This is a predicted structure of a 583-nucleotide part of an RNA (large-subunit ribosomal RNA, domain V) from Candidatus Kaiserbacteria bacterium RIFCSPLOWO2_12_FULL_50_10. The RNAcentral record of the full RNA draws on ENA and SILVA. The organism belongs to Candidatus Kaiseribacteriota, within Bacteria.
Context: one part of a larger RNA
RNA sequence: CCUGCAGUUAGACGAAAAGACCCCGAGAGCUUUACUGUAGCUUCGUAUUGAGGCUAUUGAUGUGAUGCGUAGCAUAGGUGGGAGACUUUGAAGCAUCCUUUUCGGAGGAUGUGGAGUCGAAAUAUGAAAUACCACUCUUCACUUUGGUAGUCUCUAACCUGGUAGAAAAAAUCUAUCAGAGACAGUGCGUGGCAGGCAGUUUUAGUGGGGCGCUACCCUCCCAAAUUGUAACGGAGGGGUCUCAAGGUUGGCUAGGCGCGAAUGGAAACCGUGCUGAUAGUGUAAUGGCACAAGCCAGCUUGACUGUGACGGGUAAGACCGAAACAGACACGAAAGUGGAGCAUAGUGAACCGACGGUCCGCGUUAGAUGCGGCCGGAGAUUAUCUGAUAAAAGUUACCUCGGGGAUAACAGGCUAGUUGCGCCUAAGCGUCCAUAGCGACGGCGCAGUUCGGCACCUCGAUGUCGGCUCAUCUUAUCCUGGGGCUGGAGCAGGUCCCAAGGGUAUGGCUGUUCGCCAUUUAAAAAGAUACGCGAGCUGGGUUUAGACCGUCGUGAGACAGGUUGGUCCCUAUCUACUGCAGG
Repeated sequence: CCUGCAGUUAGACGAAAAGACCCCGAGAGCUUUACUGUAGCUUCGUAUUGAGGCUAUUGAUGUGAUGCGUAGCAUAGGUGGGAGACUUUGAAGCAUCCUUUUCGGAGGAUGUGGAGUCGAAAUAUGAAAUACCACUCUUCACUUUGGUAGUCUCUAACCUGGUAGAAAAAAUCUAUCAGAGACAGUGCGUGGCAGGCAGUUUUAGUGGGGCGCUACCCUCCCAAAUUGUAACGGAGGGGUCUCAAGGUUGGCUAGGCGCGAAUGGAAACCGUGCUGAUAGUGUAAUGGCACAAGCCAGCUUGACUGUGACGGGUAAGACCGAAACAGACACGAAAGUGGAGCAUAGUGAACCGACGGUCCGCGUUAGAUGCGGCCGGAGAUUAUCUGAUAAAAGUUACCUCGGGGAUAACAGGCUAGUUGCGCCUAAGCGUCCAUAGCGACGGCGCAGUUCGGCACCUCGAUGUCGGCUCAUCUUAUCCUGGGGCUGGAGCAGGUCCCAAGGGUAUGGCUGUUCGCCAUUUAAAAAGAUACGCGAGCUGGGUUUAGACCGUCGUGAGACAGGUUGGUCCCUAUCUACUGCAGG
């Protein structure tokens, strides 16, 4: 070295299970003051559902009464007719009683009485006789007949129970008795409550996700001298305001500085000189603006109606500019200017219903209502702002499926802000003296042990802290070895250089690594090896399902908060290593 046998498991990102964590997509369980329904409960109406009283109230019919502003004999309801009407079938008057009253009266009943009373005309009045008749209004009383509500009674519906019968026997039926009774129960319609139950919703971007922030419009930079151009790049604004802050005609110039000047000062008003837009513009920024777009005054409403050639702009829709024509105007002597504002933000599509207008359509004999068309303006923080619906929140550690290394947690990789180590310079400390030993402010590196950043292999699985066992390597050396300097007398030290051969603790507490403590030691070094090592062990911690506490939450539940409990599988094919045998 080859072959074989027996072993050990470091590797074959070993086998097993289309990762359970995380994210994306889909679902399911659960919760609730998410949305919408619904069982159930309840309210009212109506039917099943009938009879009779009383009370209250409200209609209709009939009869009778009732009606007072002022003026006026006086208590004139209204309109029309009307010149007479009533009366021995008992007028005026008187007495008693009742009703009513605006306290003046009015009406009725009985008795007495025994023949008159009231109008028309005149006065007064808007209106003339309750003299008489008809119709009718307000208010009141009675009768008749309805409605409604309450209450009481009844019995025959309906309901419940007892007894008897159908040989026994439930339901049921028949007979009868009792109770209850038009209630209850039930059907239909209707309002309310309603996670008991059901169906769903609960946006996206995002240097993983969540939390936060953002989502539309305007201005500047980025933006690379046309336009356009991204990022959770850097800065700011808007979701309006104004009948003048619009139109036109005429006129004007700001702001700052110096000097002078009562109160008067840094700044008030006044004078003067210099400068020249630094001022102002309703409102952010940018670009403009003195012939002013800035400031003041007069008159006004063009902050018009109907169109609009031709352009800009968008993927498209939206949006923006605009001469000119017609009409009616404002200002100006006129030429002319004017279809809002110095410009760029100040916003919302369709659908829907409502409103205004309209020689329009359907429909009708003709109309009216209705529906629709066209024109006009209004109703959206439809702000997730090109707007899914009229209408919508959570939780899952009980979870599930489809996917992702397109995306997080471990490990690796890249990087090196942070970390560790070194070097340069030397202000200063070191009695004196920068450099024995230190060393500020700064500068330059190296390493790849920390915390990070990135998200490159792995989500059809690369098992995660600590301990045990077994280790291999590095040196920036803790001990042992050799040396230089020393603020090295010696001993003991300090610091630096060389050096990795060997070595480098036992216990108590804690799951701990770490750390603290006790006692040793020559010393109790720092690291790397998937923070070495779970197909070698453990399983105390973390990190499933049970449960408790605190806190949060209405709740389901949640918590790098605490606590207790909680399945660690693999017979070794190859490489590797160990032992043995043979060649």
Overview
It matches the Rfam family "Bacterial large subunit ribosomal RNA". Gene Ontology terms of the family: ribosome and structural constituent of ribosome.